[in-house]
This is a predicted structure of a 265-nucleotide RNA (Bacterial large signal recognition particle RNA) from Pontiella sp.
The source organism's lineage runs through Bacteria, Pseudomonadati, Kiritimatiellia, Pontiellaceae and Pontiella.
It is recorded under the gene name ffs.
Rfam family: Bacterial large signal recognition particle RNA. It is annotated as a non-coding RNA gene. Its family is annotated with signal recognition particle, plasma membrane targeting and SRP-dependent cotranslational protein targeting to membrane, signal sequence recognition in the Gene Ontology.
Model confidence (mean pLDDT): 79 of 100.
The RNAcentral record of the sequence draws on ENA.
RNA sequence: CUGUGCUAGAUGGGCGGUUAGCGGUCGCCUGUAACCUGCAAUCCGCUGCAGCGGGGUUGAAUUCCCCUACGAGGCAGGAGGAAAGCGGUAGCCUUUGGCGGAGCGCGUUGAAGUGACGGCUUCCCGAUGACGAGGGCGGGCUAAUCCCGUCAGGGUCGGAAGGCAGCAGCGGUACACUUUGCUUCUCGGGUGUCGGGAAUGUCCGGAGCGGAGCGUGAAACCGAAACCGUUAUCGGCGGUCUGAAUGCCGGAUAGGGGUGCACAG
Numbered sequence: 001c002u003g004u005g006c007u008a009g010a011u012g013g014g015c016g017g018u019u020a021g022c023g024g025u026c027g028c029c030u031g032u033a034a035c036c037u038g039c040a041a042u043c044c045g046c047u048g049c050a051g052c053g054g055g056g057u058u059g060a061a062u063u064c065c066c067c068u069a070c071g072a073g074g075c076a077g078g079a080g081g082a083a084a085g086c087g088g089u090a091g092c093c094u095u096u097g098g099c100g101g102a103g104c105g106c107g108u109u110g111a112a113g114u115g116a117c118g119g120c121u122u123c124c125c126g127a128u129g130a131c132g133a134g135g136g137c138g139g140g141c142u143a144a145u146c147c148c149g150u151c152a153g154g155g156u157c158g159g160a161a162g163g164c165a166g167c168a169g170c171g172g173u174a175c176a177c178u179u180u181g182c183u184u185c186u187c188g189g190g191u192g193u194c195g196g197g198a199a200u201g202u203c204c205g206g207a208g209c210g211g212a213g214c215g216u217g218a219a220a221c222c223g224a225a226a227c228c229g230u231u232a233u234c235g236g237c238g239g240u241c242u243g244a245a246u247g248c249c250g251g252a253u254a255g256g257g258g259u260g261c262a263c264a265g
Base pairs, nucleotide, nucleotide: 001265002264003263004262005261006260009058010057011056012030013029014028015027016026020047021046022045023044024043035055036054037053038052039051064258065257066256067255068254069253073249074248075247076246080242081241082240085237086236087234088233089232090231091230092229094225095224096223097222098221103216104215105214106213113209114208117205118204119203120201121199122198123197124196125195126194127193128192129191131188132187133186134185135184136182137181138179139178140177147172148171149170150169155164156163157162
């Protein structure tokens, strides 16, 4: 060096999650020439040579082990950013006070103002009505008995003449009740009309005097209140999403290095 047989090893790796930790089941990334099977999430198997059990394949190298570069992907990290919410501040909107006086209308066919007059309004007094309440008068009705008159019958006193009381009936009356009645009286009031007096005026009217204003009122401006809505803003608040620097791990790939035993030639 070649051949045959075998052994260690390999038969995926990484990140996350989980765990005291390791590996697996789970999620994701990567990759393939990279087996089959049983177990497992409030789980399964282990303890630093850190899955276990069973069955295959491959096997000392393109395939096993170590290092380096690169870096798919992941984890930590949170500068910064975004949208919305809550809050603060300011403006607008809303309500309101002041100031202001655009425009419009009235006015020399006479504004404001003025003193009288009339009306309107309020109060007081009087007259007269209506209405209501109460009285008076009138009408009606009204007493088994305890009202009146007359009292049949009957009763009663008397020897008799005659007398007495008296129910019903008839006539009448009182109280009470009632009344489309009245040339009647008194009283009442957010009552009608008329008359008298007074008060009031930002009211109305026509005249007088007077001789130029008067009425309404938009914007702008200065405040106040309110806190509904809305706009702007905040190196205010707490979450959500996104996310730079930086650090760590790191598949695949590339490069370098390392690793046996027996027999035969």